Description:
A computed fold for a 74-nucleotide RNA from an Acidobacteriota bacterium, annotated as transfer RNA. NCBI's taxonomy places the organism under Bacteria, Pseudomonadati, Acidobacteriota. It matches the Rfam family "tRNA". It is annotated as a transfer RNA. Its mean pLDDT, the model's own confidence on a scale to 100, is 80.
[in-house]
RNA sequence: GGUUGGGUAGCUCAGCAGGUAGCAGCGCCGGUCUGAAGAGCCGGAGGUCGUCGGUUCGAUGCCGACCCCAACCA
Numbered sequence: 001g002g003u004u005g006g007g008u009a010g011c012u013c014a015g016c017a018g019g020u021a022g023c024a025g026c027g028c029c030g031g032u033c034u035g036a037a038g039a040g041c042c043g044g045a046g047g048u049c050g051u052c053g054g055u056u057c058g059a060u061g062c063c064g065a066c067c068c069c070a071a072c073c074a
Stems, first nucleotide, its partner, number of pairs: 001073007010026003013022001019057001028044005050066005
């Protein structure tokens, strides 16, 4: 340099394909429990969906360019 896959909460990720961003796990905060803590149970906060444009009434999902990560090829 080329091809393919990926980038969504602090972390791991789903979102099957345009129509309300969360089906989840860990972590964080509060409550309950305990002499205290841990585990358990209940509740909660936290998101410019890599960046910039385009298409569309509407984009996490489609199109283009660029950035970053991984694998393969050279």